[in-house]
RNA sequence: AGUUUGAUCCUGGCUCAGGAUGAACGCUGGCGGCGUGCUUAACACAUGCAAGUCGAACGGAACUGUCAUUUUUGAAGCAAUUAGCCUGCUAAGGGUGGAAAUGUUGGCAGUUUAGUGGCGGACGGGUGAGUAACGCGUGGGUAACCUGCCUUACACAGGGGGAUAACACCUGGAAACAGGUGCUAAUACCGCAUAACAGGAAGAGGCGCAUGCCACUUUCUUGAAAACUCCGGUGGUGUAAGAUGGACCCGCGUCUGAUUAGCUGGUUGGCGGGGUAACGGCCCACCAAGGCGACGAUCAGUAGCCGGCCUGAGAGGGUGGACGGCCACAUUGGGACUGAGACACGGCCCAAACUCCUACGGGAGGCAGCAGUGGGGAAUAUUGGACAAUGGGGGGAACCCUGAUCCAGCGACGCCGCGUGAGUGAAGAAGUAUUUCGGUAUGUAAAGCUCUAUCAGCAGGGAAGAAAGAAAUGACGGUACCUGACUAAGAAGCCCCGGCUAACUACGUGCCAGCAGCCGCGGUAAUACGUAGGGGGCAAGCGUUAUCCGGAUUUACUGGGUGUAAAGGGAGCGUAGACGGUUAAGCAAGUCUGAAGUGAAAGGCGGGGGCUCAACCCCCGGACUGCUUUGGAAACUGUUUUUCUUGAGUACCGGAGAGGUCAUCGGAAUUCCUUGUGUAGCGGUGAAAUGCGUAGAUAUAAGGAAGAACACCAGUGGCGAAGGCGGAUGACUGGACGGCAACUGACGGUGAGGCGCGAAAGCGUGGGGAGCAAACAGGAUUAGAUACCCUGGUAGUCCACGCUGUAAACGAUGGAUACUAGGUGUGCGGGGACUGACCCCCUGCGUGCCGCAGUUAACACAAUAAGUAUCCCACCUGGGGAGUACGAUCGCAAGGUUGAAACUCAAAGGAAUUGACGGGGGCCCGCACAAGCGGUGGAUUAUGUGGUUUAAUUCGAAGCAACGCGAAGAACCUUACCCGGGCUCAAACGACACAGGAAUACUUUUGAAAGGAAGUAGCUCUACGGAGCCUGUGUCGAGGUGCUGCAUGGUUGUCGUCAGCUCGUGCCGUGAGGUGUCGGCUUAAGUGCCAUAACGAGCGCAACCCCCAUCGCCAGUUACCAGCAAGUCAAGUUGGGGACUCUGGCGAGACUGCCGGCGCAAGCUGUGAGGAAGGCGGGGAUGACGUCAAAUCAGCACGGCCCUUACGUCCGGGGCGACACACGUGUUACAAUGGCAGGUACAGAGAGAAGCAAUGCGGCGACGCAAAGCGGAACUUGAAAGCCUGUCUCAGUUCGGAUUGGAGUCUGCAACUCGACUCCAUGAAGCUGGAUUCGCUAGUAAUCGCGCAUCAGCCAUGGCGCGGUGAAUACGUUCCCGGGCCUUGCACUCACCGCCCGUCA
Repeated sequence: AGUUUGAUCCUGGCUCAGGAUGAACGCUGGCGGCGUGCUUAACACAUGCAAGUCGAACGGAACUGUCAUUUUUGAAGCAAUUAGCCUGCUAAGGGUGGAAAUGUUGGCAGUUUAGUGGCGGACGGGUGAGUAACGCGUGGGUAACCUGCCUUACACAGGGGGAUAACACCUGGAAACAGGUGCUAAUACCGCAUAACAGGAAGAGGCGCAUGCCACUUUCUUGAAAACUCCGGUGGUGUAAGAUGGACCCGCGUCUGAUUAGCUGGUUGGCGGGGUAACGGCCCACCAAGGCGACGAUCAGUAGCCGGCCUGAGAGGGUGGACGGCCACAUUGGGACUGAGACACGGCCCAAACUCCUACGGGAGGCAGCAGUGGGGAAUAUUGGACAAUGGGGGGAACCCUGAUCCAGCGACGCCGCGUGAGUGAAGAAGUAUUUCGGUAUGUAAAGCUCUAUCAGCAGGGAAGAAAGAAAUGACGGUACCUGACUAAGAAGCCCCGGCUAACUACGUGCCAGCAGCCGCGGUAAUACGUAGGGGGCAAGCGUUAUCCGGAUUUACUGGGUGUAAAGGGAGCGUAGACGGUUAAGCAAGUCUGAAGUGAAAGGCGGGGGCUCAACCCCCGGACUGCUUUGGAAACUGUUUUUCUUGAGUACCGGAGAGGUCAUCGGAAUUCCUUGUGUAGCGGUGAAAUGCGUAGAUAUAAGGAAGAACACCAGUGGCGAAGGCGGAUGACUGGACGGCAACUGACGGUGAGGCGCGAAAGCGUGGGGAGCAAACAGGAUUAGAUACCCUGGUAGUCCACGCUGUAAACGAUGGAUACUAGGUGUGCGGGGACUGACCCCCUGCGUGCCGCAGUUAACACAAUAAGUAUCCCACCUGGGGAGUACGAUCGCAAGGUUGAAACUCAAAGGAAUUGACGGGGGCCCGCACAAGCGGUGGAUUAUGUGGUUUAAUUCGAAGCAACGCGAAGAACCUUACCCGGGCUCAAACGACACAGGAAUACUUUUGAAAGGAAGUAGCUCUACGGAGCCUGUGUCGAGGUGCUGCAUGGUUGUCGUCAGCUCGUGCCGUGAGGUGUCGGCUUAAGUGCCAUAACGAGCGCAACCCCCAUCGCCAGUUACCAGCAAGUCAAGUUGGGGACUCUGGCGAGACUGCCGGCGCAAGCUGUGAGGAAGGCGGGGAUGACGUCAAAUCAGCACGGCCCUUACGUCCGGGGCGACACACGUGUUACAAUGGCAGGUACAGAGAGAAGCAAUGCGGCGACGCAAAGCGGAACUUGAAAGCCUGUCUCAGUUCGGAUUGGAGUCUGCAACUCGACUCCAUGAAGCUGGAUUCGCUAGUAAUCGCGCAUCAGCCAUGGCGCGGUGAAUACGUUCCCGGGCCUUGCACUCACCGCCCGUCA
């Protein structure tokens, strides 16, 4: 910030914007630097490597070199001999000669090394399973301890001895390995000597908080050693000290659960031993019975701890991956050995699981080292290089080893840096999107021109890191870096655009597909879905998911609450605890202040420096809010002592009270019993019935019995802690209050646990039981009625003793103390004054109301606080699930107390506001009811609608407010519907281009027509370019009664001609809002008057307008005719008149103006006066803000969507007129207040030229023929009911007229579907209409006719007007309906046709 509401304020939860991560997932991906990378299975591991080294400790062995020895084989050469022959060659044997090689043995030197021996494998590296612990952190202690290698100091190293690996041989075994015999060395092992020194014992001195420690004495006693050598050295022993590393102990801190409350037997302590480096129940024997725990023991769950890291303004909250410190672990469990150091990751033994080998007898192994594999998982890397550096082990050293480490590889996993170009460029290109078609946007963006070269790529050079002196020595690496040439070339995506939250249009979709963090979008115009264009944000990343902190003052220490929102325990006593009046003194625990130590490094902060910058790294500073030690202060808290009386209590005096317990007594009433009187009903209800009663009820009288409750008094009166307490009397007893001021001297307030109290109902045992009365039964009511009403009726209600322990146990308000304006009642006391008494004044305690400040979200509270403060306790942290489940505990049971979670919702809620609503209240109105008159609903028929039917029965209208409505005229047309036949620039219209032609008139033919085909005749203007008009072709517009009245305009209906609806300023309220507009009176009226924090104003009301009613003036034809004259059978017919009627203009008149009464006024009232009219004179027009998404896209207009050889258009025919039914609105009737026949009288308002038509003739008639007059005060023009006379005589008729048959008339192109009218004939239903329902209050209803619009005609009995005749009734506002105002309740606001609960699907 969003989200509860129609709106408001509050409470309260949910959600978002920020930051972070060892992350993962989706889309995308140019470079570099620095970091970082199994969070899961402490799952299992193939393979390689990760701890060796020393030959200057030792004896061997092997090899090499050298020297020597020894042995053997005896080469070349030399000289002869024999044989053969080619006469200088071959062969054989012997002699001389002593070479070379091999081997043996020995010495020396070198190299390598299994074994003995030394040092190191206790470091380094990994992991976080266990551990809630002196494990860790922090600060101390060790007078209770150890410490290899290293450093320093002192002293020393003399002389002996016996073995044993290796080795050789033998034996067993598959192997691992083991055993036997024999030989041998040492810096291996063991005595002896020596003792500066150390330990022990003893003595005496000093010191310390204690155990104890230090120095001294000498008497006693114990304890050492190793050599090697390259001759430089290295090593060895003892003691003391240092340094380093460790061990133990202590204070404080260190997660959750009480649905874990008790735990503990070596347990707690002692004495004495043992053991250890050392203290210690660490272990043991004995003795004692302790120890721990609500300040949370024990148990359970979870967890390595910290420096730090993330977040936050801070306080806090979360976290402990990398780096650093500590701890723990090394397949699981146990154990010790060696050693300075281990109970030992790459040592040993045992047990277990697993894996492997096996000859089945037995053996081998331990990646939580580095890589790597399988597995698990959303998920986490190479079986790399090097010891060059840093560091470690061994060695004198060279050197060896080192998966520590340094590097490289992989991963956008994170942080940081860089790039993907820069400038110019308007014809605002093309494309794309949109558009009101003009344009607008993309957009200087691109192209084009100019420029640059970071990164990557190519080429050349080329480090530091090396300790550098003479050389050698670099894994990284030909890397970083530098230079050159060259090309804009190779390098941008992701999310979002309804509000929160920066960013909008088009199309598609149509509660579908989908979106969504919350609210919520989507049902045909979606800025919310999908796509596109555009835009916004971030950028080699961007989003999503997960988790943490923040926002959240939503656990509130900083910094919240509890009357009604969640929340005060039902109430008291009281334990622990925390809190506490007053004087003085001391102490110094808290507190304040100074100093010192520590608070590792890294990190963070400030400053500076190094990598081109940054990230990163280095240096310096300060900080690390803490702990410890110590000096000081003494106000406050604490503590010790002390003082006081005001808090608290005691004593004394006094009155009030339904305070409690027990006992006794009383009267009225109810019921029952007995008896009397008495007779047919009683009782009960809205009305009844069940029930009781002739076996005598009810009623009435008398007597009796029993139980329970106590009328009047009685009171927002009293008492009690609360629950609660009510006849009277007595006994016992608690508390409060007033007065007085004698006593104690802080003794107090609160109160977790605990203890007792605790309405009603209920339970147990035993009584009691009149009335009442759950359950139950019956009667009613009702759709049902397991209820409300009635008749009965059992537990129970009552008593005693136990149990239960809960209530809307409420003032929905815990207790205590102090303070903070008033006013007015009331209960119980005290005092003063006046006193004759009341009255009056002051005061204490209790109990009410009103009200200020203040508080509160508001309502409200307000000395009896919900105000201002202090103290203590209890309780709350969204709604539902649920006060439920489980556990525990209490209870005889019922059940109580304590008290969750899963899951689910975005609200649930409080107070107040506006309205609507109420079978709430008050006031008022209306033909609303009532009082009347006439109708509807029954019949026939007309018409409209539903339904059904149909090719179509076109569409709309739907309670009032659709239904004789749109339609003031459906045979064709209308016409929108159906069938069939045609047209497609089209039936009509506009624009452009091209081609052609006058337009037009007429004829023939085909066809149902529309239309098609053919033919004849046929020109104006001109600036000579052409134009007009028509046809054809092409293009763009057309056309649509197709959809959406829920996209709209306009118009209309309705509430309703109801009296209302609002505004400005002011005032009130945090605000919605209120006030005004309410109240009293009045009106037809929000009409007016009075009052008034309102004052004014607007739209409505009324008036202004029209018609009618009276009069006056003016005017006078076509109207009129009194007087005058003429004239007719009669007649304003004529002259004339302007008087009258009338016509049509202008005026007058009515205003409660006058009078009486009432009233403040407004106004009301009167058989008032006057007047044609009297209180709005009658009627019309006129319809406020708004409601019904009311009606209409088919009257018209119009957005969007849809159709375009058709959803357009033309034509013929059909349909809109159908018909089992149902409804609405009318007509005509059912008859005598009538029908029929004859005679006769009187209107108004209108219409009329494609008209109205007199009159005459014809026809029974509709009408026809002829025709005067009239575009109208002139002609058409004549009303009917009425009145008079006659007839009918109560019947389906002389009522009624439907239906049907026949014959006609008229209109029209045409009356079959489907016109009206006329005549003749036919003569249906119907005898006044159920429930119900409509209109009307006076010239009205009723009744009678006349006219007009539409229109060729007409289905008109409809609609709109006109006049004639002309009533009845209204007590009144209880009720029905509708409306207005005020008020009240409300969980409704789509507003009661609301909301909502349960069951079922």
Molecule: small-subunit ribosomal RNA
Organism: uncultured bacterium